Predicted 3D model of a 524-nucleotide part of an RNA (small-subunit ribosomal RNA, 5' domain) from a Bacteroidota bacterium. The sequence was found in a public genome assembly. The coordinates come from a structure-prediction model, not an experiment, and the mean pLDDT is 87. Its Rfam family is "Bacterial small subunit ribosomal RNA". Gene Ontology terms of the family: structural constituent of ribosome and ribosome.

[in-house]
Context: one part of a larger RNA
RNA sequence: GGAUGAACGCUAGCGGGAGGCUUAAUACAUGCAAGUCGAGGGGCAGCAUGGGACUUCGGUCCUGAUGGCGACCGGCGCACGGGUGAGUAACGCGUACAGAACCUGCCUACGAGCGGGGAAUAGCCCCGGGAAACUGGGAUUAAUGCCCCAUAGGACCAUAAUGCCGCCUGGCAUACUGGUUAAAGCUUCGGCGCUCGUAGAUGGCUGUGCGUGCCAUUAGCUAGUUGGCGGUGUGACGGACCACCAAGGCGACGAUGGCUAGGGGGCGUGAGAGCGUGGCCCCCCACACGGGUACUGAGACACGGACCCGACUCCUACGGGAGGCAGCAGUAAGGAAUAUUGGACAAUGGGGGCAACCCUGAUCCAGCCAUCCCGCGUGCAGGAUGACGGCCCUACGGGUUGUAAACUGCUUUUGCGAGGGAAGAAACGAACCCACUUGUGGGUUUUUGACGGUACCUCGAGAAUAAGCACCGGCUAACUCCGUGCCAGCAGCCGCGGUAAUACGGAGGGUGCAAGCGUUAUCC
Numbered sequence: 001g002g003a004u005g006a007a008c009g010c011u012a013g014c015g016g017g018a019g020g021c022u023u024a025a026u027a028c029a030u031g032c033a034a035g036u037c038g039a040g041g042g043g044c045a046g047c048a049u050g051g052g053a054c055u056u057c058g059g060u061c062c063u064g065a066u067g068g069c070g071a072c073c074g075g076c077g078c079a080c081g082g083g084u085g086a087g088u089a090a091c092g093c094g095u096a097c098a099g100a101a102c103c104u105g106c107c108u109a110c111g112a113g114c115g116g117g118g119a120a121u122a123g124c125c126c127c128g129g130g131a132a133a134c135u136g137g138g139a140u141u142a143a144u145g146c147c148c149c150a151u152a153g154g155a156c157c158a159u160a161a162u163g164c165c166g167c168c169u170g171g172c173a174u175a176c177u178g179g180u181u182a183a184a185g186c187u188u189c190g191g192c193g194c195u196c197g198u199a200g201a202u203g204g205c206u207g208u209g210c211g212u213g214c215c216a217u218u219a220g221c222u223a224g225u226u227g228g229c230g231g232u233g234u235g236a237c238g239g240a241c242c243a244c245c246a247a248g249g250c251g252a253c254g255a256u257g258g259c260u261a262g263g264g265g266g267c268g269u270g271a272g273a274g275c276g277u278g279g280c281c282c283c284c285c286a287c288a289c290g291g292g293u294a295c296u297g298a299g300a301c302a303c304g305g306a307c308c309c310g311a312c313u314c315c316u317a318c319g320g321g322a323g324g325c326a327g328c329a330g331u332a333a334g335g336a337a338u339a340u341u342g343g344a345c346a347a348u349g350g351g352g353g354c355a356a357c358c359c360u361g362a363u364c365c366a367g368c369c370a371u372c373c374c375g376c377g378u379g380c381a382g383g384a385u386g387a388c389g390g391c392c393c394u395a396c397g398g399g400u401u402g403u404a405a406a407c408u409g410c411u412u413u414u415g416c417g418a419g420g421g422a423a424g425a426a427a428c429g430a431a432c433c434c435a436c437u438u439g440u441g442g443g444u445u446u447u448u449g450a451c452g453g454u455a456c457c458u459c460g461a462g463a464a465u466a467a468g469c470a471c472c473g474g475c476u477a478a479c480u481c482c483g484u485g486c487c488a489g490c491a492g493c494c495g496c497g498g499u500a501a502u503a504c505g506g507a508g509g510g511u512g513c514a515a516g517c518g519u520u521a522u523c524c
Base pairs, nucleotide, nucleotide: 001524002523003522004521006520007519008518009517010516013376014375015374016373017372018371019369020368021334026332027331028330030329031328032327035076036075037074040073041072043069044068047067048066049065050063051062052061053060054059083287084286085285092212093211094210095209096208097207098206099205102204103203107200108199109198110197111196112195113194115149116148117147118146125138126137127136128135129134155180156179157178158177161174162173163172164171165170185192186191213259214258215257220250221249222248225247226246227245228244230242231241232240262284263283264282265281266277267276268275269274289310290309291308292307293306312323313322314321315320340366342365343364344363348362349360350359351358352357379410380409381408382407389401390400391399392398393397416460417459418458419457420456424451429446430445431444432443433442434441435440436439468513469512470511471510472509473494474493475492479508480507481506482505483504489496490495
């Protein structure tokens, strides 16, 4: 000098963009953050409409009939998105390969299929237990829930063959024989779905080479340990796990142990080499009160799922129960220190749905904070008898503050007042028209804005609404007076202060930056 997720002191006009618990992975009140589908189903608690009965004319009751729809069964989603950095020195990450050892819901293309039957169960109803959380029994019912049968291939299994190929075990293709396995319907008739298979795409899993902090004042470590045979398990290889057998395996090219730490793209600095760093954004990993376990599922060993142990908090009728903000806000605590219990789904994206639409603290916006970067303003021109005042001097005088002020003219950014006023909107849907391949494409019209009456534009009056901070001995730009008298104090280094201190304190003047300026901390 540059830099910062900064903090502190003094000061402060505005706008745009960005950022904002670095500490206690401490504890959390309250609200919200994951639902959706009635075009899967039985149904009908509540609402609305229609119909009916009654009426004191207020309304009440009945009716799933219609719109719809609480709870329930079922489907898809909840494994994404969002948070955090505790753990991890590891195939965790980065990079390059490999899988002839693998999986992949939704999506795309292609091939084939969609026949028949059955038993339950929630809900509803009845009876019961409990303070609650919740829960037991009986009867009965549906499905795109479950089961059985049929159909069956280029799928799978077995037998074994041929051809081609290869990276060892083998891979691909072809034909034979035998065996095994499937399905679901709904519909407004336009569609939406279902099953098997092949291929693709996407996502994932696994293995390997190389790279990846400090300590040798850590030198030896290891019993599933190293390998084999057989098995278990898995989507899959493997001591991953198990039984048996052998005695191996790693290590100064640093094993083992200890300490520290999420990794990368990047970021800061530097001419570079390098050094430091990993906040915001993107990719990967790990975690979700601490620890463990599996279930469901295409996918989890699952932040707002389950079970168990533990700590803590809460409710209780004392028998027993409930909970997990490292989601968005917010609270307490800790701290030098870090924001609103805001608006909207209008856009982008996601989930569900044929769709309308619903949900979305993702997201888009707004609020707070000079925390940072950038931009703008606080006026411009003229104006000397060089006013008054202040300060200084060699003091009837002069110097300086200083064109500075007054005064005259001008301008109006910004602020204030008034008026106008966006882009972001394309779609989806609806209506109409056209084309053909008849369910797709195109066209016209129409609908939709949280931000926001915001940005922006025009007009009006008026210099009006707006300057500080640090420094002035040398380094280092900027000097005098007074006070103090090794005191009080200053200080980054050298060093100042003991009676004329440009170094302390004040003043006048000056220098440097400027809505900031200094200080502290840290990195180069």